This is a predicted structure of a 1505-nucleotide RNA (small-subunit ribosomal RNA) from an uncultured Eubacteriales bacterium. RNAcentral holds the sequence, with entries from SILVA. Its mean pLDDT, the model's own confidence on a scale to 100, is 83.
RNA sequence: AGAGUUUGAUCCUGGCUCAGGACGAACGCUGGCGGCGUGCUUCAAACAUGCAAGUCGAACGGAGUGAGAGCGAGCUUGCUCGCUCUCACUUAGUGGCGGACUGGUGAGUAACGCGUGAGCAAUCUGCCUAUCAAAGGGGGAUAACAGAGGGAAACUUCUGCUAAUACCGCAUAAGACCACGGGAGGGCAUCCUUCAGGGGUCAAAGGAGCAAUCCGAUGAUAGAUGAGCUUGCGUUUCAUUAGAUAGUUGGUAGGGUAACGGCCUACCAAGUCGACGAUGAAUAGCCGAUCUGAGAGGAUGACCGGCCACACUGGGACUGAGAUACGGCCCAGACUCCUACGGGAGGCAGCAGUUAGGAAUAUUGGGCAAUGGAGGAAACUCUGACCCAGCAACGCCGCGUGAAGGAAGAAGGUUUUCGGACUGUAAACUUCUGAUCUGAGGGAAAAAGAAAGUGAUGGUACCUCAGGAGAAAGCCACGGCUAACUACGUGCCAGCAGCCGCGGUAAUACGUAGGUGGCGAGCGUUGUCCGGAAUGACUGGGCGUAAAGGGAGCGUAGGUUGCAAUUUAAGUUAGGUGUGAAAGCCCAUGGCUCAACCAUGGAAGUGCACUUAAAACUGGAUAGCUAGAGUACAGGAGGGGUAAGCGGAAUUCCUAGUGUAGCGGUGAAAUGCGUAGAUAUUAGGAAGAACACCGGAGGCGAAGGCGGCUUACUGGACUGCAACUGACACUGAGGCUCGAAAGCGUGGGGAGCAAACAGGAUUAGAUACCCUGGUAGUCCACGCCCUAAACGAUGAUUACUAAACGUGGGAGGUAUCGACUCCUUCCGUGUUGAAGCAAACGCGAUAAGUAAUCCGCCUGAGUAGUACGGCCGCAAGGUUGAAACUCAAAGGAAUUGACGGGGACCCGCACAAGCAGCGGAGCAUGUGGUUUAAUUCGAAGCAACGCGAAGAACCUUACCAAGACUUGACAUCGUAUGACCGCCAUAGAGAUAUGGAAUUCCCUUUUGGGACAUAUAGACAGGUGGUGCAUGGUUGUCGUCAGCUCGUGUCGUGAGAUGUUGGGUUAAGUCCCGCAACGAGCGCAACCCUUGUCGUUAGUUACCAGCAGUAAGAUGGGGACUCUAACGAGACUGCCGUAGGUAAUACGGAGGAAGGUGGGGAUGACGUCAAAUCAUCAUGCCUCUUACGUCUUGGGCUACAAACGUGCUACAAUGGUCGAAACAAAGAGAAGCGAGAUGGAAACAUGGAGCAAACCUCAAAAAGUCGAUCUCAAUUCGGACUGAGGGCUGAAACUCGCCCACACGAAGCCGGAGUUGCUAGUAAUCCCGAAUCAGAAUGUCGGGGUGAAUGCGUUCCCGGGUCUUGUACACACCGCCUGUCACGCCAUGGGAGUUGGGGGGACCCAAAGCCGGUGAUCUAACCCGCAAGGGAGGAAGCCGUCUAAGGUAAAACCAGCGACUGGGGUGAAGUCAUAACAAGGUAGCGGUAUCGGAAGGUGCCGCUG
Repeated sequence: AGAGUUUGAUCCUGGCUCAGGACGAACGCUGGCGGCGUGCUUCAAACAUGCAAGUCGAACGGAGUGAGAGCGAGCUUGCUCGCUCUCACUUAGUGGCGGACUGGUGAGUAACGCGUGAGCAAUCUGCCUAUCAAAGGGGGAUAACAGAGGGAAACUUCUGCUAAUACCGCAUAAGACCACGGGAGGGCAUCCUUCAGGGGUCAAAGGAGCAAUCCGAUGAUAGAUGAGCUUGCGUUUCAUUAGAUAGUUGGUAGGGUAACGGCCUACCAAGUCGACGAUGAAUAGCCGAUCUGAGAGGAUGACCGGCCACACUGGGACUGAGAUACGGCCCAGACUCCUACGGGAGGCAGCAGUUAGGAAUAUUGGGCAAUGGAGGAAACUCUGACCCAGCAACGCCGCGUGAAGGAAGAAGGUUUUCGGACUGUAAACUUCUGAUCUGAGGGAAAAAGAAAGUGAUGGUACCUCAGGAGAAAGCCACGGCUAACUACGUGCCAGCAGCCGCGGUAAUACGUAGGUGGCGAGCGUUGUCCGGAAUGACUGGGCGUAAAGGGAGCGUAGGUUGCAAUUUAAGUUAGGUGUGAAAGCCCAUGGCUCAACCAUGGAAGUGCACUUAAAACUGGAUAGCUAGAGUACAGGAGGGGUAAGCGGAAUUCCUAGUGUAGCGGUGAAAUGCGUAGAUAUUAGGAAGAACACCGGAGGCGAAGGCGGCUUACUGGACUGCAACUGACACUGAGGCUCGAAAGCGUGGGGAGCAAACAGGAUUAGAUACCCUGGUAGUCCACGCCCUAAACGAUGAUUACUAAACGUGGGAGGUAUCGACUCCUUCCGUGUUGAAGCAAACGCGAUAAGUAAUCCGCCUGAGUAGUACGGCCGCAAGGUUGAAACUCAAAGGAAUUGACGGGGACCCGCACAAGCAGCGGAGCAUGUGGUUUAAUUCGAAGCAACGCGAAGAACCUUACCAAGACUUGACAUCGUAUGACCGCCAUAGAGAUAUGGAAUUCCCUUUUGGGACAUAUAGACAGGUGGUGCAUGGUUGUCGUCAGCUCGUGUCGUGAGAUGUUGGGUUAAGUCCCGCAACGAGCGCAACCCUUGUCGUUAGUUACCAGCAGUAAGAUGGGGACUCUAACGAGACUGCCGUAGGUAAUACGGAGGAAGGUGGGGAUGACGUCAAAUCAUCAUGCCUCUUACGUCUUGGGCUACAAACGUGCUACAAUGGUCGAAACAAAGAGAAGCGAGAUGGAAACAUGGAGCAAACCUCAAAAAGUCGAUCUCAAUUCGGACUGAGGGCUGAAACUCGCCCACACGAAGCCGGAGUUGCUAGUAAUCCCGAAUCAGAAUGUCGGGGUGAAUGCGUUCCCGGGUCUUGUACACACCGCCUGUCACGCCAUGGGAGUUGGGGGGACCCAAAGCCGGUGAUCUAACCCGCAAGGGAGGAAGCCGUCUAAGGUAAAACCAGCGACUGGGGUGAAGUCAUAACAAGGUAGCGGUAUCGGAAGGUGCCGCUG
């Protein structure tokens, strides 16, 4: 520090996800030691048991125990009992201090609760410290105790006795306090301080000690500490919470408090808080700090520390210095326990512990030795605070599980291409070491202030010695991100997964194993937080098209604001002071062996407050300026607005005339109108709406918008001048106003147009597009509505920043007689474009540039602009505006393709022009289908279908039935034997079985080896079984189309582009020219074969001109010709002309056998179709193994209702039949071709010459020519079908071959829609040959003969190429995709209601208690009184105010459930259509209205995306 993921690829936007760190954690697997920390995050749930706050006998009276002394009594004369005194110890009670600390928890609390700073002139403070003063003399009670009662208990009543540092008067009063009046000083408003005066009120306690003295008590002042109160600033979310408030805000008086205060009461006033967010709701203890982060921030508030709040829930006071009191009291409530049923007791959110809850959190331990606390004079006592130990890998830190050597690279395991490789120096083995472990010995610090004593931890840490490698390694991952790969199993199953995504038979992604990587006593997973995330942007983002500019203006608050001067000092800046607790973080040093941890010091704590200073900038104040802004004056421009009036053209209607059969409408029609006279035409009239030409990327307006002419009223802008004001400005949350079309209300109006509707068409349907009609509406007035693609998808204002060319309105200038042209300038409106900006497209002085101010808005897509709530509206609806849930994308711009019922250009038998066909018939053949025991398998649009098959009677043959074999029909290897095969006979359908006769070979070193055969054993053979979607090879197709690419350079952020596009040209990316390209490769062409001309060479089996010669080129001869077959020549737009650019090239011409690639063939670029083939062959994997292998016989592949493809033969006279006589080429031939001859009517047979072939044979070419006949007829056309006869091949022609002859003589008279081939030696037509093959072509492949017609041309159909355009496609239009309906699941809205909750208000009742009143009853201290008694004071009781809990009724709010219902999301391959993306087949979209199963259609206005 980044990475993955949207796409075919790219850049951007944007979300999701990952890598890091952390944790009071939990879970899974595993687990050696030590140190230091940490440990109920959940039920503020309930708690058994023990402990956690006591202490003081030196405050007091008793009681008890023990000891001693004395006295007395009894007697067992040394024992017991009693009394008195003394001493020691114990302590129930009175009294004092403490119990308000410590410890726990975070429920409540959004608050002066907390943090920080300040204040109290408005306060209190026990114990402690210092100082001053003082302690005299009295009184009356009461616990304990004793006695008598009540009660189960808790406890309690009465009578009597007694003490105090308990309680109460009196005296004294330095001082304090109160009131009074006076003086002085000060401050901060009320005021504060101080001085003198007289008056009033107010104290005390003793104890210990022989004593000194010590400890206490009292009044006062000061300090310290602690507490209380006030206040500035800061402190979560929601505005779908906008108004709240009656003690409320203030005043006066009083009460109350330690103290201020509506804190409380009475009266008076009507205030107070709030968009700078009151009130309400939800959530939450706050902070130092902790985690993270570069920081700014964000999140958190365990442990430790500070503050607050709470103590079963709620209320209340008492005591006290301090509490409204965790281990105190009273009351109410819930719960638990005891009970004799009458009553009582309790409060672990102290430490342990239990139950419950939960994923989850420890011992009912030791000790007061240390630190600290309470009491005490002290000893000391108490202390679950604390110090320690136990449990837990919960965290951090440290250490170990050994070290060195050791290759036969052991064994084993895994894998393999079988060679090996890896595990791996790893192990074994050798030599060592002893941290940990075990045993033994020693043994702390922590303990201090002069000394002594005191150690729970603990015989622990640590040290020494000995023993012994012995007891100590796992977890996760290995497709990318992300370090690390193989095998087997599985087969969209099981499973994995953080994201992308793996798994459908070869899974580096599942499971296991081996190996490897990472970390290591841990490792993974889950959860949460920060980071990455600049995805909330202060640092540090955006808004033309990605999400995002408000529809527009005016304007309030607010924010911002020109030039210069003086002043101030709020902001600002600098210095100083105080504070910012400690701990923590950081730095340094030090202590535990190191570290974690701990100690000391420093720094920091960016903050707040006070103070001193500065005066530039911002702010305030004062007086100015004129450049901003405005006013006045002078002008011109304009569809700016409102109202009234007027005008002509057109449409429709009415009337009348002329006139006659149609009009109208469409792609074509029909509905409609018309003989009752339409349309057309002429004249007259009526009505409403809109204003042609001018008219323009032109004008005006804030936007919406505005268009005939005239008048009236009226708004704004611009120019000129520089007279006036003097910052008066900009923006603008709320607010107000305007706001297209549609729509609504009331009343008019209504010509045309036209939602809805009706009819006609179209269509599978057509709720549409098209046509004929047609109502709201469109128009006017008034009132609503308030939305649009209200768009420049671009907020307003200001300033600055190159040019060029238009255009509208003004002003000035130069020249001129004269500005129309020219120059300058201001305002508007456009086009191109520099810099710059931008993801790109593009923007570019009218910015999307550079800056500034203010406002609005955005933060993944869907859900959804939906639901609920609020506001507005008559309604339609508008505005504000979520969530659950689902997905990993959604999106922008550009690129390359592909596609388009987009465009341009070009080509092709593509169309057109022609010829011949097919489709109809019969037959042949192939296919689907059907049938069958089987009808083997494959091929499937073009590019399957006379295809694999160049040839199924058996064989082939893979299929079926039956019968057989099991190391096998075939291959290799071991052992044994030496034959086997073949022959004969029998059985059998045969395979085969049985029997018989006969019976080895080659080499050799003589051991053996090999061939062959048999037997036997197992390894194995075998499979036309599966997968062509695991493959090789081969092939088809686009297409013989002209394309497909690369290197370097250049352009672009990039995918990519350029080159390869453009202008010409070509059959061609063929060539030329141009050009940021220059070159190159695979294709094209050429090179190859054949054919066409000539030459040279060579002449047999070919040829024959001349010579000889024959029946015959038979023969002699010839080498001229033809021909053969080898080598050459020839053609290159080379020459001429025209056109073209002095080009390429085209056209014409000459010459030439041939002319513009001469004709034909072979040759098939990069690639596409998961195209075809596992059945040619090869092959991975799977599968069968007495069978899915092998052999045999027979059958089937040849079936047949109807269907399709490809052919043959025909339908006839351009013909059929008969006769005669002509002319080829290319081939084949030995198990072959087979001549002549003979037989037969023929197929053919007999026989065999010749020929391994330019020699012989097949072999007759046929159409054609000549002649004859038939005469338009289903015929002398046509030949199917059938009968009986014959021939050939072959073991064998029944299923199931071919041929011959005779007889039979079907359909068919030229073929619907549609469709095929062909451009010249072509089509058409006619024969010939070959391969396969025993036999069996109408098929296939070749050969020659005869031999046309047409081509204007490229509009259209099909296919292809190039360029361009659109795209939501990229599996690429056989694409993508929308909505209803049906079904499953999920979350959610409404919903009659129902259940629960918290809060507020009203009313009723009212405990305890404070306060007030009363107090006839009761009452020790003081007073009066001799006393009785009275008084003062107090108390019980009663009454009243307040009030917790409780109750009643109503309303609002928040949740849960809810029959039914609405839409939404998501699901496998459902149904109906096809709305969108291409001109998506009616351009699309927005708003609105209306209609329709649904997408949607239509009307009106708007936008171009």